[in-house]
Predicted 3D model of a 534-nucleotide part of an RNA (large-subunit ribosomal RNA, domain I) from Alistipes sp. The coordinates come from a structure-prediction model, not an experiment, and the mean pLDDT is 84. Lineage of the source: Bacteria > Pseudomonadati > Bacteroidales > Rikenellaceae > Alistipes. The RNAcentral record of the full RNA draws on ENA.
Context: one part of a larger RNA
């Protein structure tokens, strides 16, 4: 000093668990907020550092409902107590709710600082205590409305580069990240100046197909429909104008009134062209804002079938042996593997605020024919046009359609506008004002419930007091850390020892090589004893 080989230290791999993750489903909610939110500071317990709850009425109060024996959260022990005159606890609805923060009386380095009025301790100052006082916008005023916070979804402005094109610049990544702005449970879109083609079809959304077609394209890279069929779901309306009337003001008058402008009512609302206007006929009928009654439905929570032994264990739920119940043999949990031990399951019951549909009852309102066509009405700096962009699958293209930065500017129904340059014929549509459920898209959130999803170097970053410790001036980054036992039965006493360290008996367990640095306990190291070799 190597090799073995065997007991140990040392590590925490590995297995076994799961308190937490992760993805979806169905069904609910899709919002909170000047009545002061979201987030926070600070306090608040008999003892009280930390989480939790709650706010000076401070682990609470109050009232209704449920529940029936214990209880003072997490957390042990001490003390003091509550409770069948019903607590703890659970549902609901209420009161309380310090200060900071949209933060709003004025300021301010957020949680502190100082006022005015009015009123009270209270009667002079100081001092407290209750109310009130911020801005913008709407109203004549009372008064009412915003503001700020939120996870995705949504629709507007704005709006990138890495990247691809095997460089790169037209193009790609993309109108996509990222930035403002609004809004709603959905949002947007939407009842045809459509689509097609010579046949029709008739709002809008979405999915399937149509199709990687037809195109677009340094025709590189790549980008990429639509018509039509099939499904989902269907729902259709309001002005504006002619015309008539009312008011106000103004102009003019011959003082009877006329006109103009604004506001209001009625009237009308479409392309086989409606309407106004004339004339004729009519009040049927059906829709339906609100309210209310009854049904449902809706919170805690209620009822809820059936089993003994015998073995073996430290425990039976395992073994044997009989035996019940099942509209329950779905699931977890008990000392090991339970349909009959415990929650619980099938099933059935419950009411409150509430909630929406359904029924009747009420009924603010609303809606309608036939003829006639002389005339007047149907959305103007708008349709189109030149130049620039830009959007369309289409990158100026032979380039329509849409949007609008500039100049320019019609037509009025015998009219306008599209069918992809234009013309023509034919053929569809009415533009320049607005509303419109449903079928779709998402989940921070609550209820149930799933998984050929993870199982602690995994699954959130986080299973554990994690956005913590801790690193940075910040912005921001961002961890490690789970497991005694069935049950603390967590080791009384004694004895080494300087010991509250750390160990030996003893005792408790089924086991303490389950002893708290605590299931298992693998290498790597590192020691001791032995064998065998140098």
């Nucleotide at each position: 000093g190597g090799c073995g080989u065997a007991u140990g230290g040392g590590g925490g791999a590995u297995g076994c668990c799961u308190a937490g993750g992760c993805u979806c489903u169905u069904g609910g909610a899709g919002g909170c907020u000047a009545a002061g939110a979201a987030g926070g500071a600070c306090g608040u317990g008999g003892u009280a550092a930390g989480c939790u709850g709650c706010g000076a009425a401070a682990a609470g109060c109050u009232g209704c409902g449920g529940g029936g024996a214990u209880u003072u959260g997490c957390a042990a022990a001490c003390g003091a107590g509550a409770c069948u005159c019903g607590a703890u606890c659970c549902g609901c609805a209420g009161a309380u709710a310090u200060c900071c923060g949209a933060a709003u009386g004025g300021g301010a380095c957020a949680a502190c600082c100082c006022g005015g009025c009015a009123g009270g301790u209270a009667g002079a100052a100081g001092a407290c205590c209750u109310g009130u006082c911020a801005c913008a916008c709407c109203g004549c005023g009372a008064g009412g409305u915003g503001a700020g916070c939120u996870a995705a979804c949504c629709c507007u402005c704005u709006g990138a580069a890495c990247u691809g094109a095997a460089a790169c610049a037209u193009c790609u990544a993309a109108g996509u990240a990222g930035g403002a702005g609004g809004a709603g449970g959905a949002a947007a879109a939407g009842a045809a100046a459509g689509a097609a083609a010579c046949a029709u079809c008739g709002a809008u959304u979405u999915c399937c197909a149509a199709a990687g077609u037809a195109g677009c394209g340094g025709c590189g890279a790549g980008c990429g429909a639509a018509a039509u069929g099939g499904a989902a779901g269907a729902a259709g309306c309001c002005c504006a104008a002619a015309c008539c009337g009312a008011u106000a003001u103004u102009g003019u008058u011959a003082c009877g009134g006329c006109a103009a402008u604004a506001u209001c009512g009625g009237g009308g609302u479409u392309g086989u062209a409606g309407g106004a206007c004339u004339g004729c006929a009519a009040u049927a009928u059906u829709c339906a804002a609100u309210u209310a009654a009854c049904a449902a439905u809706g919170a805690a929570c209620u009822g809820g079938a059936a089993u003994g032994g015998u073995c073996u264990g430290g425990a039976a739920a395992g073994u044997c042996c009989a035996u019940c119940c099942a509209u329950a043999g779905a699931g977890a949990g008990u000392g090991a593997a339970a349909g009959g031990c415990u929650c619980g399951u099938a099933c059935a019951g419950g009411u409150a605020a509430g909630u929406u549909u359904g029924u009747u009852a009420u009924g603010c309102g609303a809606a309608a024919g036939c003829a006639g066509u002389a005339u007047c009405c149907u959305g103007a700096g708008u349709a189109u046009g030149g130049c620039g962009g830009g959007a369309c699958a289409c990158g100026a293209g032979g380039a329509a359609u849409c949007c609008u930065g500039u100049c320019a500017g019609a037509a009025u129904c015998a009219g306008c506008c599209g069918g992809g340059a234009c013309c023509a014929c034919c053929c569809g549509g009415u533009a320049a004002g607005g509303c419109u459920a449903a079928a779709u898209a998402c989940u921070c959130c609550c209820a149930a419930g799933a998984g050929a999803c993870c199982g602690a170097u995994a699954g959130u970053g986080g299973a554990c007091c994690a956005g913590u410790a801790c690193u940075g001036u910040g912005a921001a980054g961002g961890a490690a850390a789970g497991g005694u036992g069935a049950a603390a039965a967590g080791a009384a006493c004694c004895c080494c020892g300087a010991a509250c360290a750390g160990g030996g008996g003893a005792g408790u367990g089924a086991a303490a090589u389950a002893g708290a640095a605590c299931c298992u306990g693998a290498a790597a190291c590192c020691a001791u004893a032995c064998g065998c070799u140098u």